[in-house]
Context: one part of a larger RNA
Molecule: large-subunit ribosomal RNA, domain V
Organism: Bacilli bacterium
Formats: sequence, C1' cells, structure tokens
RNA sequence: CCCGCGACUAGACGGCAAGACCCCAUGGAGCUUUACUAUAACUUAAUAUUGAAUAAUUGUACUUCAUGUACAGGAUAGGUAGGAGACUAUGAAGGCGGAGCGUUAGCUUCUCUGGAGUCAUCGUUGGGAUACUACUCUUGGAAUAUGAUUGUUCUAACUCGCACCCUUACCGGCGUGGAGGACAGUGUUAGGCGGGUAGUUUGACUGGGGCGGUCGCCUCCCAAAAAGUAACGGAGGCGCCCCAAGGUACCCUCAGUAUGGAUGGAAAUCAUACAACGAGUGCAAUGGCAUAAGGGUGCUUAACUGCGAGACCAACAAGUCGAGCAGGGACGAAAGUCGGGCAUAGUGAUCCGGCGAUUUCAGUGUGGAAUGGUCGUCGCUCAACGGAUAAAAGCUACCCUGGGGAUAACAGGCUGAUCGCGUCCAAGAGUUCACAUCGACGACGCGGUUUGGCACCUCGAUGUCGGCUCAUCACAUCCUGGAGGGGAAGUACCUUCCAAGGGUUUGGCUGUUCGCCAAUUAAAGUGGUACGCGAGCUGGGUUCAAAACGUCGUGAGACAGUUUGGUCCCUAUCUGUCGUGGG
Repeated sequence: CCCGCGACUAGACGGCAAGACCCCAUGGAGCUUUACUAUAACUUAAUAUUGAAUAAUUGUACUUCAUGUACAGGAUAGGUAGGAGACUAUGAAGGCGGAGCGUUAGCUUCUCUGGAGUCAUCGUUGGGAUACUACUCUUGGAAUAUGAUUGUUCUAACUCGCACCCUUACCGGCGUGGAGGACAGUGUUAGGCGGGUAGUUUGACUGGGGCGGUCGCCUCCCAAAAAGUAACGGAGGCGCCCCAAGGUACCCUCAGUAUGGAUGGAAAUCAUACAACGAGUGCAAUGGCAUAAGGGUGCUUAACUGCGAGACCAACAAGUCGAGCAGGGACGAAAGUCGGGCAUAGUGAUCCGGCGAUUUCAGUGUGGAAUGGUCGUCGCUCAACGGAUAAAAGCUACCCUGGGGAUAACAGGCUGAUCGCGUCCAAGAGUUCACAUCGACGACGCGGUUUGGCACCUCGAUGUCGGCUCAUCACAUCCUGGAGGGGAAGUACCUUCCAAGGGUUUGGCUGUUCGCCAAUUAAAGUGGUACGCGAGCUGGGUUCAAAACGUCGUGAGACAGUUUGGUCCCUAUCUGUCGUGGG
C1' cells in the first nucleotide's frame, strides 16, 4: 500500500413520511352565535272541510215612530220646497189616571170621560207655521232583512289508543252502542318565532402572522436644480363655506416703530414722521399678490344658454387650462371686463330608482297609452373611498388538502445596538499623594458565550430543554508552578505579567440549566464544540388528541396560567474510529 473479518456510531445537513408547528389560498370541512339569508317544526289569524237552535252585544239597509229651547218673540222655531186652508160624530176643547222625553218651562202618547170646536193666514224674527203635504239632517226606540262577536244547547259532518260484535298472528270494518263535536284534525294563504336544520360570508397592507395603526383627496420635505419617484420615513390639513366672501365701475394702502395727546394703562380711538410689504388673503401648507389677488362704496347676477381652435396631464377611465363664435345680459362715458370665489383639497364610476322637460325620438297589427330613449336634476362615511352582493360574524389542540424556506419558532450565517473584556484621558476617593488600590464625565477597540436586528441555506422535515455516558479545544487561569509592584513587618491578602502539564467533590430542594442550603477540598475555573453528544440512553419539562381549576368569552372555545395522563423506529452501504488476519 491492497483485500478481508469482528465491533462502535461522529459525519454522509443518513433512511422513513410532498412538515402535523408557522404563513399563504378570494382552498375544504366540523362546530358556535344576539353574522347574513333561507327553512322544518311551533304559534296566531282568515278561509275550505262546516251544519242547526237560542240569548246578549253590535254593524249595515229599508219601513215606521219619536227627537231638536242662543237672543228677540204667545213659545222647546232642525233645514229646504209647496201652500190658503187643514183636522173633527170613524168624536174637537176640557177633565181623572198611567207611560216616555226633558234645558223642569213644557212636549209626545195611551185608556176612560166629555159632546162641538181646535189651529193657521195678521204683528215680533236673519229665517214662518208640527195648519197640512213632500224630501232630508242630528240623536234615540221598535219591527224586518242580512252580517259579525261572545255565551249556552243540539246532532248529522268529523274524531275516538273506549266497550261489544265480526274477522282475527297483527293491521282492520258491513257494523252497534257510548264519549266528544262543528271544536279538534287536515289543506291553502298571510304574520310571528325559529342555529332545530342548511347554504355561505367573515378585506388588504404588514421587516412572519396576530394585536395596534392605515386605506380617498390637498400642501411641504425626502426628491439627487425639467417632470416623475418608495418606506408602518418626517410634518400638517380636507369630506366645507360665501347671494357676497360673486360681477363690474371708481376710490384707498397695510403691519410695526418713534413722538405728541383728557379719562386711557404695554396694547382702544386721534395727529405727525419713518416704513416695499414683516400686515392681510374665509380654513392647512406652499407658491403668489401693493398695477394689488389686500381694504371700501355704488349698481347688479356672467355662480348665464349653445359651442369650442388648441394645449397640459395621462395605461384606461378620469382631471385641468382655454382664445374665439352665436344668443340674451350686468357694470362702465368708453376702451373693455364678466361662463363664480388668489391658486392648489371640500369627493364617488356603473347599475337601480325618483322628479321635471322633450309631441324634433322609439312605442310589439293600426291609432293611442304604458314603458323606454334624450336633456336637466336628486338618492351611496359604496370612507376597505376604480365602489365583488340589496343583504354576512366567530372557533378549531378533532382537524384536512394544496403550496412556501417568497414567511415565523430551533440551529447556523451576517450585524454587534445590548452583552463580556480591554485600552486612552484623569475630575475625584485613597490623612498628604490621580495612577498600591478604585476611578466619574467622555473617547477608542477586541470578542462573538446574552437579549436582539436581518430573513441568507434548510418547511418533497436540519428532532427541541434538562439529565446520563463519552468527550475534545480555547485561555480572558479556579488550584498547583515562576515573576514584578504594593498603602508587602510576618501570616494572610490586593494587583499585574508568564504559564493550558495535570487537576477541578459529595449531597438536600426543584423537570430544571441556574440558584439557595449542608459538608468537604489545593481548587470546587470561564467559555466553544448544531446553547458538543436522542441512526448512544432517558423523556421529568415544553409541544397533539382525554380531563379539571382559575380567568376571559353569549358561545364554539382560549390562556409564555395551573394540574393529572400520554407509542422515542432504523439489521450500518460509504467516510471515520477500535481490534484482528492475509497478501
């Protein structure tokens, strides 16, 4: 050096299983509910099946009877019209008695008696005779018809898990009786209730996701001197307002400072001077503005209709500016200016629907109409603001699928804020004395053991804390060794330098690492090695399914809260290591 054999498992990010954790999908399923929308069931009502009688109450129609007092006025005048006569031996006035109404004055009516009159036309009144006739209003009574509600009763529909009979394994009926009874039951329609059931929804951005915040528009910076330009970068505003705060003609100039001046002061109003803009501009900022876009006065409505050459911006859809023409106007002597406001925010597509206009639109055989179109206008915190629907929340540790190292938890990597160690400066402490020792305020490094940041390999899997076993390395050295300095008398000790050869305990509590405690020791070192080591062991903790407590939640359920329980697979091919054999 080559080839074996027997062993061990550190590595081959070993094998196994398209990761179960995490995120994503306009994926799925199960469950919940005061999510949305339906719906079974339940309930209420009407109606059909469904008939009879009676009582009470009540509606409507018709007939009849009564009813009606403002004041003035014979007096209890409902209204209107006709009207000069009407009623009466078929019994008038009056009288006894009864009933009803009533504003207590009277009115109406019944029986008996009585035996010949009673009332109107005339004057008071806005309106004239209940003298008489017709129609009619208010309120009430009676009769009839037709409904309704409630109560009671009936029997013939209908019911009977009742008795008998028949048939009988049961179901059952040509039946009889009994008990209920127009209820119940059933059908239809409508309202209510309705996680009992069903179908679904439950946004995105995001230095993982959740929680929080945000989502459209305007102004500034970032923005790198054209335009544009991102971030959960830094600052602020808007979701209006104004018939004048619009148009036009004419006029004016502010803030502030100084000085002077009664009350009057640092600021009120007044005067003079200086004062180019520091004031003001309806509202944030920016850019403008004194020729004013700022402040006033007069007259007014262009805050118009039909259009629009040409541009800006821009994926589209939108958005912005606009000379000029026609019509009819405002102001101005005129030239002219005016299609809102100093400009930039003050907003919402389409569908659907409302209103007005349009005889120049279409209009279902034709004429119309309905309806639609066209023009104008209204209704969205559709604010997740280019708006999925008119209409929508949650849980899943019982979970599933498809994917992702596009994205988290472990480990590694980068970084080194934090952490550990060191150096510089030296205020100060150290009786004196900065530097024996310690060292503020600061400055500069090193390390890669902490907590982090980033999200670069790995989600078709890189097993996670602690213990056991077995270790190996660094030195910033715990002990042992050698030195310097000391605020080193000695003993003991402090500090610094050199040094990694060897060593570095046993127990109690806790799953613990750590820590506290006990007893020792020369000492009981600090770290790295996938917080060394699960194809070496364990499985106490964490981190599935079961269960309980506390808390939270209406609930399903949830909790770096607690508690009990809970399957740890692999026969070694290669590298590596140990032992051994042959060539």